RNA sequence: GCCCUUGUAGCUUAAUGGUAGAGCCCAUGGUUCGUAACUAUGAGGUUGGGGGUUCGAGUCCCUUCAAGGGCU
Numbered sequence: 001g002c003c004c005u006u007g008u009a010g011c012u013u014a015a016u017g018g019u020a021g022a023g024c025c026c027a028u029g030g031u032u033c034g035u036a037a038c039u040a041u042g043a044g045g046u047u048g049g050g051g052g053u054u055c056g057a058g059u060c061c062c063u064u065c066a067a068g069g070g071c072u
Stems, first nucleotide, its partner, number of pairs: 001071007010024004018055001026042005048064005
């Protein structure tokens, strides 16, 4: 220098262009003499940044940033 992969909640990760979910963690309630465990409810996301296509983008296109890998 060229090519490829990945980037989504605090962490690990789903999601055919059509309401962004789950597990763990956290908060609150129940249970207990109390704690743990169990159980119910809830909070937590500008889907790395910017732009474009589309009625509609996490998903498609361009650009850029970060991490990893390959070729010379």
Molecule: transfer RNA
Organism: archaeon